[in-house]
RNA sequence: UAAAGAGUAGCCCGAUUGCGUUAAGUGUUAAGGAAUGGGAUGUCGUCCUUAAACGAAAACGGCGGUAGCCGUUGCGGUGGGAGGGCGCGUCCGCUUUA
Numbered sequence: 001u002a003a004a005g006a007g008u009a010g011c012c013c014g015a016u017u018g019c020g021u022u023a024a025g026u027g028u029u030a031a032g033g034a035a036u037g038g039g040a041u042g043u044c045g046u047c048c049u050u051a052a053a054c055g056a057a058a059a060c061g062g063c064g065g066u067a068g069c070c071g072u073u074g075c076g077g078u079g080g081g082a083g084g085g086c087g088c089g090u091c092c093g094c095u096u097u098a
Stems, first nucleotide, its partner, number of pairs: 001098005010086004016080003019076003028052007038092005058073006
């Protein structure tokens, strides 16, 4: 110097395990904030807070004096999650080869 490659935030699937089904959670909009390959910068994306609007998902059996509890099978744009797949634009850096 050239060629090839790895790694972020995070996204998807998901054994399994919870929560809800008593409007929680998820999703939407707006404002503010944060983190984001090893460094710089930055977009997309992500997360947090607040506000607003909207708003889905149950039956059966058992126990109990009531409140309620337990179990089974469902359901929810539901939480965690072994494992699998994907995953930085530019410059520099890193690894391998020449």

Predicted 3D model of a 98-nucleotide RNA (THF (Tetrahydrofolate) riboswitch aptamer). Model confidence (mean pLDDT): 77 of 100. Rfam family: THF (Tetrahydrofolate) riboswitch aptamer. From the family's description: Tetrahydrofolate (THF) riboswitch was first reported for Ames et al. as an RNA motif in 5' untranslated (5'-UTR)regions of folate transport and biosynthesis genes in Firmicutes genomes. The literature on the family includes a 2014 paper in Chem Biol by Trausch and Batey, "A disconnect between high-affinity binding and efficient regulation by antifolates and purines in the tetrahydrofolate riboswitch".